[in-house]
A computed fold for a 92-nucleotide RNA from uncultured Candidatus Pelagibacter sp., annotated as Glycine riboswitch aptamer. The organism belongs to Candidatus Pelagibacter, within Bacteria. Its mean pLDDT, the model's own confidence on a scale to 100, is 79. The sequence was found by an Rfam model in a public genome assembly. It matches the Rfam family "Glycine riboswitch aptamer". Gene Ontology term of the family: glycine biosynthetic process.
Order: sequence, then C1' cells, then structure tokens
RNA sequence: AUGUUUAUUAAUUGGGAGAGACUGCAUAUAUUGUAGCGCCGAAGGAGCAACCACCCCGGAAACUCUCAGGCAAAAGGACCAAUAAUAAACAU
Repeated sequence: AUGUUUAUUAAUUGGGAGAGACUGCAUAUAUUGUAGCGCCGAAGGAGCAACCACCCCGGAAACUCUCAGGCAAAAGGACCAAUAAUAAACAU
C1' cells in the first nucleotide's frame, strides 16, 4: 500500500409498522386552540426479567407501562441494508 472481517458515527441514501380524516364548542389568521371519549407502540422515558458482571456502583429486550409521542397525507419513526470515514484483527 491492497484485500477481507468486525466495531463506531445525531455522517449520507433507501426500505420502514400500528391505531378515530372521531364528537362538541370557539375561531377564520391555520397542517388552529380547547373539552371529551375511543385506540397504538417502533422517537424518548420508566419498570420487571432471562442473562451478564460483582469490592462497591450495577448493565440489560422488539417484553410490560403509556408520562411523553402517535392514530388521512406530510413530518417523525425502533430496526435493517448499502456507501463514506475512523479504529482493530488477519492475509498478501
């Protein structure tokens, strides 16, 4: 230097579910505000746990809760893939 693998990154791109376009009042500036009931889980948050770790402090889910968020479209969206950069290991 090249190649392969793994990991990281609010980096870029693509894919990406669920649930009322609910009802009333106000307003006409608007994807608006407010009250009520019915729902969803895959932003975030919290809880328990298999398991891991253990001197202390603990860590931990796509499960559970629904505080938050969401229930036409848009936006958002866990997660997955590809690319780029960086690091490590191996090979030449």